[in-house]
Molecule: transfer RNA
Organism: Microcaldota archaeon
RNA sequence: GGGCUCAUGAUGUAACGGUAACAUACCCCCUUGGCGUGGGGGAGACUCCGGGUUCGAUUCCCGGUGAGUCCA
Numbered sequence: 001g002g003g004c005u006c007a008u009g010a011u012g013u014a015a016c017g018g019u020a021a022c023a024u025a026c027c028c029c030c031u032u033g034g035c036g037u038g039g040g041g042g043a044g045a046c047u048c049c050g051g052g053u054u055c056g057a058u059u060c061c062c063g064g065u066g067a068g069u070c071c072a
Base pairs, nucleotide, nucleotide: 001071002070003069004068005067006066007065010024011023012022013021018055026042027041028040029039030038048064049063050062051061052060
C1' cells in the first nucleotide's frame, strides 16, 4: 500500500427495512438466623462518525475513524 471481516447498554452477543432483544453484572423485593443459591421486579444503548437511498435505516449504498485477519 491492497483485499476481506467487524463496530449495538458496564461486558458478551441477538435483531428477513417497521419505535432495539437476551445473558451476565448493577439496584430493589421475596426466600435464609446470616451469606450464597433460587424466584420476582427495575434502571441502563438516540446502534463508531458524516452523508445518500427510502414513507421509514441497527439493517442497503458512499466516504471517514478504529479493531482483527490475509497478501505485498